[in-house]
RNA sequence: AGAGUUUGAUCAUGGCUCAGAACGAACGCUGGCGGCGUGGAUAAGACAUGCAAGUCGAACGAGAAACUUUUGGAGCUUGCUUUGAGAGUUUCUAGUGGCGAACGGGUGCGUAACACGUGAGCAACCUACCCUAAAGUGGGGGAUAGCCUUCCGAAAGGAAGAUUAAUACCGCAUGUGGCCUUCGGGUCAAAGAUGGCUUCGUGUCGCUACAGGAUGGGCUCGCGGCCUAUCAGCUUGUUGGUGAGGUAAAGGCUCACCAAGGCGACGACGGGUAACUGGUCUGAGAGGACGACCAGUCACACUGGAACUGAGACACGGUCCAGACACCUACGGGUGGCAGCAGUCGAGAAUCAUUCACAAUGGGGGAAACCCUGAUGGUGCAACGCCGCGUGGAGGAUGAAGGCCCUCGGGUCGUAAACUCCUGUCAUCAGAGAGUAAGGUAUCUGGGAGGUAAUGCCUGGAUGCCUGAUAGUACCCGAAGAGGAAGAGACGGCUAACUCUGUGCCAGCAGCCGCGGUAAUACAGAGGUCUCAAGCGUUGUUCGGAAUCACUGGGCGUAAAGCGUACGUAGGCGGCGAGGUAAGUCAGAUGUGAAAUCUCCGGGCUCAACCCGGAAACUGCAUCCGAUACUGCCGCGCUAGAGUAGUGGAGGGGCAUCUGGAAUUCACGGUGUAGCAGUGAAAUGCGUAGAUAUCGUGAGGAACACUAGUGGCGAAGGCGAGACACUGGACACUAACUGACGCUGAGGCUCGAAGGCUAGGGUAGCGAAAGGGAUUAGAUACCCCUGUAGUCCUAGCAGUAAACGGUGCGCGUUUGGUGUGGGCGGGUUCGACCCCGUCCGUGCCGGAGCUAACGCGUUAAACGCGCCGCCUGGGGAGUACGGCCGCAAGGCUAAAACUCAAAGAAAUUGACGGGGACCCGCACAAGCGGUGGAGUAUGUGGCUUAAUUCGAUGCAACGCGAAGAACCUUACCUAGGCUUGACAUGCUUAUCGUAUCCCUAUGAAAGUAGGGAGUCAGUUCGGCUGGAUAUGCACAGGUGCUGCAUGGCUGUCGUCAGCUCGUGUCGUGAGAUGUUGGGUUAAGUCCCGCAACGAGCGCAACCCUUGUGUCCUGUUGCCAGCGAGUAAUGUCGGGGACUCUGGACAGACUGCCGGUGCUUAAACCGGAGGAAGGUGGGGAUGACGUCAAGUCAGUAUGGCCCUUAUGCCUAGGCUGCACACGUACUACAAUGCUCAGUACAAUGUGAACCGAUACCGCGAGGUGGAGGAAAUCUUGAAAACUGAGCUCAGUUCGGAUUGGAGGCUGCAACUCGCCUCCAUGAAGUCGGAAUCGCUAGUAAUGCCGUAUCAGCUACGACGGCGUGAAUACGUUCCCGGGUCUUGUACACACCGCCCGUCACAUCAUGGAAGCCGCUCACACCCGAAGUGCCUACAAUAAGAAG
Repeated sequence: AGAGUUUGAUCAUGGCUCAGAACGAACGCUGGCGGCGUGGAUAAGACAUGCAAGUCGAACGAGAAACUUUUGGAGCUUGCUUUGAGAGUUUCUAGUGGCGAACGGGUGCGUAACACGUGAGCAACCUACCCUAAAGUGGGGGAUAGCCUUCCGAAAGGAAGAUUAAUACCGCAUGUGGCCUUCGGGUCAAAGAUGGCUUCGUGUCGCUACAGGAUGGGCUCGCGGCCUAUCAGCUUGUUGGUGAGGUAAAGGCUCACCAAGGCGACGACGGGUAACUGGUCUGAGAGGACGACCAGUCACACUGGAACUGAGACACGGUCCAGACACCUACGGGUGGCAGCAGUCGAGAAUCAUUCACAAUGGGGGAAACCCUGAUGGUGCAACGCCGCGUGGAGGAUGAAGGCCCUCGGGUCGUAAACUCCUGUCAUCAGAGAGUAAGGUAUCUGGGAGGUAAUGCCUGGAUGCCUGAUAGUACCCGAAGAGGAAGAGACGGCUAACUCUGUGCCAGCAGCCGCGGUAAUACAGAGGUCUCAAGCGUUGUUCGGAAUCACUGGGCGUAAAGCGUACGUAGGCGGCGAGGUAAGUCAGAUGUGAAAUCUCCGGGCUCAACCCGGAAACUGCAUCCGAUACUGCCGCGCUAGAGUAGUGGAGGGGCAUCUGGAAUUCACGGUGUAGCAGUGAAAUGCGUAGAUAUCGUGAGGAACACUAGUGGCGAAGGCGAGACACUGGACACUAACUGACGCUGAGGCUCGAAGGCUAGGGUAGCGAAAGGGAUUAGAUACCCCUGUAGUCCUAGCAGUAAACGGUGCGCGUUUGGUGUGGGCGGGUUCGACCCCGUCCGUGCCGGAGCUAACGCGUUAAACGCGCCGCCUGGGGAGUACGGCCGCAAGGCUAAAACUCAAAGAAAUUGACGGGGACCCGCACAAGCGGUGGAGUAUGUGGCUUAAUUCGAUGCAACGCGAAGAACCUUACCUAGGCUUGACAUGCUUAUCGUAUCCCUAUGAAAGUAGGGAGUCAGUUCGGCUGGAUAUGCACAGGUGCUGCAUGGCUGUCGUCAGCUCGUGUCGUGAGAUGUUGGGUUAAGUCCCGCAACGAGCGCAACCCUUGUGUCCUGUUGCCAGCGAGUAAUGUCGGGGACUCUGGACAGACUGCCGGUGCUUAAACCGGAGGAAGGUGGGGAUGACGUCAAGUCAGUAUGGCCCUUAUGCCUAGGCUGCACACGUACUACAAUGCUCAGUACAAUGUGAACCGAUACCGCGAGGUGGAGGAAAUCUUGAAAACUGAGCUCAGUUCGGAUUGGAGGCUGCAACUCGCCUCCAUGAAGUCGGAAUCGCUAGUAAUGCCGUAUCAGCUACGACGGCGUGAAUACGUUCCCGGGUCUUGUACACACCGCCCGUCACAUCAUGGAAGCCGCUCACACCCGAAGUGCCUACAAUAAGAAG
């Protein structure tokens, strides 16, 4: 100090989450020791038991016991027992009396208050014990408890009688003094006890009155510290006065009378919550949260009320009353109060021992010893916290075993272990053993302010004795042995740390983002690693990070956020110059700011935690004395702010009255006839009863064309015909007047579009609702025909809008350019126009600056000041409840539960659009021919089946993989078999009679079982090597799964013109630029321009083929000329001219001419020449990428799966048929069919092959075998053309189907081949919606060849040649594509995103008749204890109680 998370990416906004620290904690796993702390936070719930406040005999009487002593009686054992009386000493006990019990200890209910904190005040007060000063303590009296007797009661307790003491109680005296006073006077006290010497006085402790102090309290005041305005008004003892009462004391504290006040937006009153503080936690600080332990204050003591006693209480362990609860009871009545220390129950996630001691410190009593003290000091329990220590150290590599991983080589746990040598902290055992003790008392002795005659008393010293809970603990010493002592969490990112296995959107994880659907570093386990460590994690809470409430330190054009607008109250802020004051402000001093805590320094426990001493600090408050710049206040002046006045022009500013013309509609009349109106097209509607159209007249309402303009006016809403009247504001000029009079503005109040409401008018047009017609799947809409409220006026209400510049108001400052509206001035002019300057308004463009960007930019969103309003994640929700307003509709104010991890802004790149512009393509159009209808072939779906193996599925699957399913193929099914296997390699053992061949049985075969023949080769002579067979082991094998794990290959967009990079530049950035623009092209092709300049992959070209020519070549090809020959044929000799073969070269490049071209451009158009002309035709060639496109079944390959089977072998089947679709063939005929005649090819193929002549067969074919491993041999081209027939029919079209007879291949044509002949002669007469191909040697049409192949389903695929068209105006539309631009809430990218109802389930919240409980308020009734007062009676020594 930051990080993760919104997006394809970016920037900013904004929330959520994390890393830190802390805790009186709890829970999970684990747990060795010690020190110091801490430990009922919930039920102020209820409590068994024990203890927590007593003490004094030196205040008092009495009693008991013991001892001593005197004395009497009795007994006898004559010195003992027992009993009685007296005296003395000691101890104990209830009672009277004194002091204490009001402290100490606990808890935090209540309390928002002078309760607390802080600082002041009391001339308005009290204070027992203590200290100081000073005075006194004389003399009397009557009771009462106890005790005794009697009585009542279960008990608790009570009553009566008799009797007794005091430091208990009451008079009298005195009066230093106090109090009152009319200044004469009046009034107020007391108690003794004990000691020493004892002749006297006297000491100590007390007692009484008074004065002062100390300590502790009481009361008053300033200031400070919670939430809520959905609490806005509260108050009658209330506010004040006079008098009285009361109190320790001021005071409405209480009462009588009088007055009508007092408090409040600076938040009264009400509601909620809460003890307050020093401080604690956190934080850089400012702040925020908290108030355990310790310390100060307050409040409370079962709940509520009350007083008594007392110096002090309205009293935790006192009293009385009421209530609840609990206990005892003889049922009549009583008793109790742990929020003291322990402890119990309960509730709870949760909080300890029914311990020891008064040794220390402190408290109460006492003269003291001493007693009491659950205060306190200790120990115990709990890892609850902080701190410290340990669980060993050094050496040790066969890097052991084992685990895990592995590319199988190894790596890692790991010097870790084992092993060797050491050490001894803690724990264990044994020994020794503290400090905390000061003091008290006895004896002896010294001194002394004061004081005595002296002692005593006070204070020291010496000696003796006594006092330790902790504890036989700390500490020290010794002994033994590495021996007794390590876990928890995490390992996808944030966040340090990675692999394997299992699982398969299951089980589960998760703080946020998110993991898991078969290769999970995220689940679970393991190994390893990381972090902390006697702890580690989780949960909860607080602060931090969060500048995410922003004082320090934020914002509001579009992210949340400027009130619709003006006026204005309080408040806040406020011009220039003197003067005064000193409130704010600043400086100094004084007092206070408790201690502890924090910080620093030092010290003590071995260190630390902890503790002690000192300093500093406590940022505060108060008082005093100063300063006077600034602010405030007081008074004086000024004119620059503001206003007044005068002059002037501009304007749809407002209000009221009047007037006007155009248009619509309606009414009447005229002319006139069949339609009008309306729409995308129609219909409803109007019209022969005369519409529409047209002319005239009239009625009535509303709105004001053109002018008209980012022009004007107004605060905003808003304002538009004209005239008059009334009226508001702004502006310019002048500078006469006032003299800060100003700005903003919470509340308040005014105005406030449209729509709406109330009452009354008005109503031409328009027109919610409503009706009808259309559209549509529907159409409660859009369109059409009608049409009511309303729109208009008057008077009211309402009070909202995207009331927007989405930009509050005012003032000042800060470069410019250019329009426009209204003034003024200057120059010029006769005057103007015009030009220049200036003020106010209104626009555009832009600089600096600002902004997240877009953009704003003197009219700021710049730079500053003042004031107001508003915001704090999205949804819930501008909603509910409450309040206020309203006739209502509704408005204003305004939440929460719950839920999500986002929601949103700007900009970027794509994609998309039934957005735009431009361009291209057989894309449309123009044409030609098809498909879709029929039959058949073929593929697919579906169905069927034991199986109909699998894959391909829009274009881009469907005559596709398959360039050949009868067996084989074959992967599928059924049946029968084999198990190291049909095939490969290695090893072990055995055999060699190898291998191989033949036979038998069985069987469908495979196979199984058996028999026979056969005597391998090399050789170093070794069953050595090779080879073979068998057995066993490693392994083979798998067309089993995953094309969503892959390689490779392929399809598609698309042969579309695109896709990128380097450097530079621009931008915060994603990105942009380049690649856009103007032209042009088939083309990102080229040219020009340009913050770009270059480059790469694509385009083009280079390659092949075809079209022309030249040269070369000349057989197997050719034959012009020459020769020979035949019935005929390049047949032969020969030839190279030609065709041709196949090699080289040439040729075409917009090169030339003209025109067009914003350009001396690219290019286009036309022309010449040329075989070919503008890439000549065709092919090969396929950029970055897209589709998780296709293929694990072509091969390869990771992982998974099978292993007497999912492997291998054999036989048979895989072609199945109500149906649907795709692709083809053949047709439907006359541009045809049949027959006859006749002409012209090219690509190619051939040895298990092609096969000629010839012969046989109607034919398929057969016999046969010349020639050919090929320019030599083989292979009749057909359509076309000529002629004839057919004459429009289901035909001389068409050929399906079926019957019969044959041929060929093959082991085998039944399932299931092809072909031939004869016979049969189906559908079909040009095909619905829809749809396909093609732009020239193309479509159409005709035939030929080849691969696969025994044969064939080929009508398929791939090629070849022949014949050979039509049409294209054009780019509006359909489809696809490209470029630019625009919108976007899409980015899985429109097959996107997304809204609402309904159904079901769950959660949360609001309302709800009624009912229950609680709280508060008001009225009235009953009313305990108690305090005060009054009267009567009784009693007394008096006063009281009663």